This is a predicted structure of a 683-nucleotide part of an RNA (large-subunit ribosomal RNA, domain II) from a Pseudomonadota bacterium. NCBI's taxonomy places the organism under Bacteria, Pseudomonadati, Pseudomonadota. Rfam family: Bacterial large subunit ribosomal RNA.
Context: one part of a larger RNA
Formats: sequence, structure tokens, C1' cells
RNA sequence: GCCAGCGAGUUACUCUCUGUGGCGAGGUUAAGGGGGCGGACACCCGGAGCCGUAGCGAAAGCGAGUCUGAAGAGGGCGCUUAGUCGCAGGGAGUAGACCCGAAACCAGGUGAGCUACCCAUGGCCAGGCUGAAGCGGGGGUAACGCCUCGUGGAGGGCCGAACCCUUCACUGUUGCAAAAGUGAGGGAUGAGCUGUGGGUAGAGGUGAAAUGCCAAACGAACCUGGAGAUAGCUGGUUCUCCCCGAAAUAGCUUUAGGGCUAGCGCCAGGCGAUGAGUCGUGGGGGUAGAGCACUGAAUUGGCUAGGGGGCUUACCGCUUACCGAACCAUAUCAAACUCCGAAUACCACGACGGGGAGCCUGGCAGUCGGACGGUGGGGGAUGAGCUUCAUCGUCGAGAGGGAAAGAGCCCAGACCACCAGCUAAGGUCCCCAAAUCCGGGCUAAGUGGGAAAGGAAGUGGGAUUACCCAGACAGCCAGGAGGUUGGCUUAGAAGCAGCCACCCUUCAAAGAGUGCGUAAUAGCUCACUGGUCGAGUGAUCCUGCGCCGACAAUAUACCGGGGCUGAAGCCCGGUACCGAAGCUGUGGGCCUCGGCGUAAGCCGGGGCGGUAGGGGAGCGUUCUGAGGGCGUCGAAGCGGGGCCGCGAGGCCUGGUGGAGCCCUCAGAAGAGAGAAUGCUGGC
Repeated sequence: GCCAGCGAGUUACUCUCUGUGGCGAGGUUAAGGGGGCGGACACCCGGAGCCGUAGCGAAAGCGAGUCUGAAGAGGGCGCUUAGUCGCAGGGAGUAGACCCGAAACCAGGUGAGCUACCCAUGGCCAGGCUGAAGCGGGGGUAACGCCUCGUGGAGGGCCGAACCCUUCACUGUUGCAAAAGUGAGGGAUGAGCUGUGGGUAGAGGUGAAAUGCCAAACGAACCUGGAGAUAGCUGGUUCUCCCCGAAAUAGCUUUAGGGCUAGCGCCAGGCGAUGAGUCGUGGGGGUAGAGCACUGAAUUGGCUAGGGGGCUUACCGCUUACCGAACCAUAUCAAACUCCGAAUACCACGACGGGGAGCCUGGCAGUCGGACGGUGGGGGAUGAGCUUCAUCGUCGAGAGGGAAAGAGCCCAGACCACCAGCUAAGGUCCCCAAAUCCGGGCUAAGUGGGAAAGGAAGUGGGAUUACCCAGACAGCCAGGAGGUUGGCUUAGAAGCAGCCACCCUUCAAAGAGUGCGUAAUAGCUCACUGGUCGAGUGAUCCUGCGCCGACAAUAUACCGGGGCUGAAGCCCGGUACCGAAGCUGUGGGCCUCGGCGUAAGCCGGGGCGGUAGGGGAGCGUUCUGAGGGCGUCGAAGCGGGGCCGCGAGGCCUGGUGGAGCCCUCAGAAGAGAGAAUGCUGGC
């Protein structure tokens, strides 16, 4: 891992609701007792007690009333009647209470044959090295000290086996081994190692102290018991079909992943037009927008009070290219501004509206982690697949088609079948079903098929304006002069460093000069003018589609791919077709309502996605009672085939098997397995 077997809402009592049965203003016995043998049973007795038949009041008490109260008021609770005892089922409570699961707590015991420490009594430490004190001889001293040679044999001394340990490496890692092996390493007369006997015990011991050790898991051992501890937590919870079908919110909560009540679901009974929605009529409002009349913010100008600076100054004043309320003009902003003010929404009434509408009462739930999308807001950075409200949708609990793929987007709500039809979104060149469809335009960027500020003689459309056959724009030819080198400044300043002025003349035209240039001149050039040429040429704005801006990590890789350019891209218009579980057609099933019918049923209308969850109807297993059957001429079981039922399942048949089994009605349950790191066994 697979297979088989086992494996989870039970039982008792009390309460409550529903169904059903008995009796009924009553109902019922409990303990206990009695008789009858046909297997002890739905028999009889037993009225104690309980529930009901009257309530109200704190009570005295009164009573269809009573309490409050001064009250014959008002109000509260009552009266105008139905219960009770079984059985069955739903639910609650108390019990282990659907099953498995702690970490732990407590009690009584068992442990120091492991290990920690201690006590008693024994054992062990090859060999080698060093050479303390003391002592002796000699030297030396006044004497000691001292020096030297011996002797001596100290030391948690040195090297190193046994022995003890384990710092490192490798091997081992389903091992030789639940801690080892090998090679190095440390201690090795000591706080040494070790045998035996003994001691200390869990709220404890022991500890050269690590929370270490106390029998291979010790922040509190192990065993048994309390015990089925408790688990607001995780997991699991077993047959079928039919109908309906949620919630992820509010309030409160040592509450936030749990509860309680309400909300939303289901079921039953009751009410009987009251429902959603639409239309009409009548309402209140202060949002969006807008506005500046209030409250504030804020722009420029004018004017003024006031202030600052200067002058003057005893006072008074004068002045100012400074600042500047209020006021006027101008142009703005606001959730906590409003002179105004929608659309929606909301309320009421009237009409339509018959929908698995609405309302009331009762029984049973589940839900309290929501997610994304659109819209309106707050928070955040006008960030987030962010967060928090409101409102609608979808997912949740929703399959199908589209979006390449993709819970939450678009279309659309799947009872079943069909080799029938029509459509939705989206599509119609190929992959790939259907137009290489029709008319008009745009794009040249593979834009389409990713992106901003910003940039640009890209290109289409529109508007305004200037110049132009009396010749524009561009090019080419020619002119572009004189006073004058204007004045100032300057070393110089001559159109062209800078400052000031910017006139006059000749002329077709020519600046006291547009740029280059020179030290300054010179020189080139422009404005401006003539000629040549011969038709449009400039400027600004609005707008469609494009261009640049454009750099990322495995590989084209930012159209799903191929591939696409008067398109297979984009915009406008049109026709056809494809396309889903939508709609239709045909057949069938189930539910429900109406009509007819005694019924079986027939006809007609509507419905049948579904998690939590509610309700209904069934299948099967074991046993019991009653009735009826089968079996060695072959029961159960097992395996093959066939038929029936929507299904759980049932029946038939021949094979195997070799002794029991089934049907009907009713009853009772150890009553259905795929999941629980389930349990046991097998492989």
C1' cells in the first nucleotide's frame, strides 16, 4: 500500500411538541397484593399520589373575578371551558450521551540490579624518569647561614601499558550496536579506578550545578486507580429516491476560529388579498450637481482706516514705486459652508399583480472566518489579489457556452433521452463549427498584439487667418547706397564688446544694422528691392489613426498558434451563417394545483441546479410473534448469464455446494463502511 472483518446519535429518567389510541369534567394508578399452568399474561385488587376542573393578590383575603386606587374611573392578570393516561416519533435537560484523541491533575503503590551521592568491607595501578624535606661526610664561619659530595625517596610531579575516559576524524546510520568499530587523543599514587554488602524515592532523592541523573523519552519516574478526566480544538460518522433550501449580518459576551437572542431556511396548523414588482396620485428630504447669499479658505486690481520707512518735530504735521483690514470690481475652493437643488431611494393611497406570494402561531434547524466584480464613500500613497462601510451581482451552494488556459468577468440557471430546429455572449482564412460576405473610410506602425510625462514638417478630416497671375512661396541673377568711423566709452569700438539715441538723404530698395568675421578696418551674409520662373504659399487651433519615449533574468515568449496589410487590423453601416445543458420539437419520469370520475385514471396549468439544513417516501440486514411455503428429485453460500425496478435492490436460470431456507403481516434492533496518520488479520 491493497484486501477482508470490526468500527461512531445509544439507553434510563424528567420536560416539551407532533402523530395515534383509550376514557372524558374528568383521566391515571405507584409501591404492594391476589387468583388461574395453556411456556407469566394487554387479568383483578390497590385512589396514596399526580395532572386537569378558577383566578387574582406580597399577603390578610376576596372570587368570575381580583389587584392597584378615594373611585361604580382607567389599567394589569384572569373568566366566556378540555383534559388526562399509554404507544411511537422530533427536540431539550441530567447522565461519558455520536465515536476516537491529549499535554495534564490527584490517590495508593513499585523502583537506586541503570545512574547520582553516601556508608561499610575488599581488590587493582607493567616499566621507566625526575630527585623535595630530612640525614651524613667534606669545605667554610666567632657561631649560624652558606657551598659541595653523598644518602634519602617527597609530589592531586614526568613518560607510558593494564585500567578509566572520550577531544578529533573516518566507518557505521533497515548498524555488530536503540551510541558501536578503527585510528589518533586525555588521565594513569589520585579529588584515582573497581568488586561485594548497604542507605537516600517522586509535593521526593541525588547533584564538583547540566535542569544533569533516579532502569534505553525526567522542568518533576513508573504502575494501577479516580477515568469513558476535560478538549469552545482536529479528524471521522456507513443504504436509496423525491420536495424546499440558507448564512458568513445585528446586539450582548474575559467575546473575537466559541456562544445566546434576532435576521435568513424547512415543516405543520391558522388567516384569506394583505406579497414582490409596475403604473398613477400625494408626500417629506438637502445628496449629486451647482452656487458664494451665510461660515471659512483663497486670486488680482482699485480705494480707505491702520501700520512700517523717510523728513520735520514741544504739539501739530509733510511725504512714500512699502505692508494693508473693511468696502468695490475680478476670478476661485469646501465632508463638518448653502441663496439653490435633481435622478434614484423611501412613505402612504388607488389600480394591475395568484407567485413554492404575504401575515400569525407552533416544532426543527443551520449560519456568526466570506470572496471577487460594478457603483458611492472612509482609511492608505486619488498603492495593493490592501482594509472598512453602503448598494447591486456572481461564486459560496452553479453545471453548460465565451474570455487560449482561469471560483467571483460576459452569456445562460443542467429532471431524463434524441445522428431534429432557433438563438445568447462570442464568432465566421487554417488549427476550429460558420462570410477569404457587401458598402464607405482610416492605419504602414505587424500599430493591431502591453505603458506615462514629454517630443516630432507621420498621415486623414475640420476651422480661422495672412500673402498671391497687378506674379505670392522656394531657388537662381543683380542691388543692398550716402551724411557716417552717429554720439559716448575705449589702447581701438568703423552696423556687429558695452551704454545712449535710432535721425536725415538718394532711391526700385537698402536697419545708425540679422548672423559669421577683424586687434580695429576689411571681407561674407541677412532684412529690404528689381529681374527670372509661373501657382499656389505660410501661420494658428480642433479632431481620427499612427511614430519615438520602450532595458531582465531557461527559449521566439506582450496576437492561444499558423499566419494576416484596398486586411484575417481599426471606425461606420448592412445581410447571412455558426454557436450553450438557454428556447423550440418528439418521447418519457417525478412533484404540485385545477376540472371530471366511487375508484383505477384521464384532461389541463405550473414546477423539478444545489452545500449547511428541514420535510416526505422507500430498499436491504439480524432476531421475535402470527400465518403460509420450499429443501438430498439438492437449502444457504459462491461464481456465470438473463429479466424487472428511477434507485437502494429484486427475481429467474443452469454450474458449484451439501443442510438448511424463504414469503406475507406485525414487532424489536449490536441494522448498511471508503476515508477517522482508525483497529485486528492476511498478502